Context: one part of a larger RNA
This record gives sequence, C1' cells and structure tokens, in this order.
RNA sequence: CGUAGGAGAUUUGAGGGGGGUGGUCCCUAGUACGAAAGGACCAGGACGAACGAACCUCUAGUGUGCCAGUUGUCCCGCCAGGGGCAUCGCUGGGUAGCUACGCUCGGAAGUGAUAACCGCUGAAGGCAUAUAAGCGGGAAGCACGCCUCAAGAUUAGAUCUCCCUCCCGCAAGGGCUGAAGGGCACAGGCAGAUCACCUGUUUGAUAGGCCGGGCGUGGAAGCGCAGAAAUGCGUUGAGCUUACCGGUACUAACCGCCCGUGAGA
Repeated sequence: CGUAGGAGAUUUGAGGGGGGUGGUCCCUAGUACGAAAGGACCAGGACGAACGAACCUCUAGUGUGCCAGUUGUCCCGCCAGGGGCAUCGCUGGGUAGCUACGCUCGGAAGUGAUAACCGCUGAAGGCAUAUAAGCGGGAAGCACGCCUCAAGAUUAGAUCUCCCUCCCGCAAGGGCUGAAGGGCACAGGCAGAUCACCUGUUUGAUAGGCCGGGCGUGGAAGCGCAGAAAUGCGUUGAGCUUACCGGUACUAACCGCCCGUGAGA
C1' cells in the first nucleotide's frame, strides 16, 4: 500500500515445512517343517539404543546481590564484632532461573491409489493365457492421517461483535465535529538483540518496599556457666536468607498527547 467504510475478536485451509530409524528378549512353540542337526511364517507382549521435541517433580551441574568456615593484610581508637582487597581470596553447601547426565513424550495405528510380484474371470486363437473388455491382492515408498506455518491464497475467504446518520457555499473553499478502536508515554514480564509479543496504568497488585510463608545455610550476636587458656555448653533448629508462593496501595505507573471521522465507487 492492497484486500471497495472503519475496527476488535474467532477462524477455514489453497499451499509450504517437520516427522517417518533400527535392535534384543518372551509367548505362540521346541509347534509347522525336517531322518536328524536344527527350527519358523502369522498373531501378541516386554525391554532397551540412537535421534528429536518439551520440561525442571526427581538426580546432577551452575548459581560473581544466599548462608557458613577460614588465611594474609588495611581500616572501623582498643577488646569483641564487622567492612575492604587478595581469581567470587580460598573452602563447604545452595533458592529461582538456565541446563543434561535427569524426566515425560514421539516415530505409529488406520484409510486410499500403486511398484516389483502373485491372482480371478476371460476371448482374439473351441485349447491355453493374470489382459485384450472386466475384477482382486500387494511396500519402510506415494496421497492422506500426526505436529506446525499459513488469506499478499491479488482467487486477498468465513463467522461474531462494535462504531460513525454534520453546517454554510453555485463552486473553489470555509466551519463544526474526532466514534469504535489504535498508537505514544509510563510501571513491568518466565516475551525479547532492536522491533514485535504479553500484563498493568489508581475503577490499580505492574514493579519496588513491607508483612506472612517457603527454600537454603546450619546453631548468630549478646549474656550466663565451665575451664588457667584454647575452647566447650546453655539461651537456640538459633540468626541470616537473591530471583520462589501468598498478601498489603507505603513508593512509582503522574499530567497527558497523537492517529483514526461524519454511512461508505
């Protein structure tokens, strides 16, 4: 810009893309077959491999704004308790998130038309012949089916709902009006390079704070007791606690602006 007014939702699916793997064991059955050795088709079940997608309950990793331990040094006047720096100083753990080594699921079933191949009926050609007329069976392959994109599919589709029913002028033009809805702005996100997408903007839980909970760490400081002291014990499952869950207007989403018209060749 188009899709013969504008808008918000929900869709159809022309046409694309993805996917399509293979194994072992059990049973049928030591059956059919075979002198024996050996040993099935068909049908059913289980397990696991590689590959792929999604996810984070479990397991594991990371987790530089969580907790603890600890070395050196400087500082907070000293003790005690802390802070800075040293690869996050080092070490032991670890929430959310992100991950795989973890977990779940997938390949299919089914339908149609076929290939090689196998047939039925059957003439030309009294026979024979799967073929000439006619009719079947038959693949991991083909068309569907499964997942996904999709009406710029210009053949531009469909359904539902919402919105606008001006004035002056001969004209040029002027005036009034600005819907539904959209955008900007702002608070943000498990969305994201930007854009887009999604949520919210006081008629409010969008983010922060605060409150409660959870998870993590693992027994704070202070004080008391024991000990000469190092240290231990008690108060005490203590104290602290990021991204998690719930709540709460305390802080900030303020004040606002723009586009889009007037009934549609």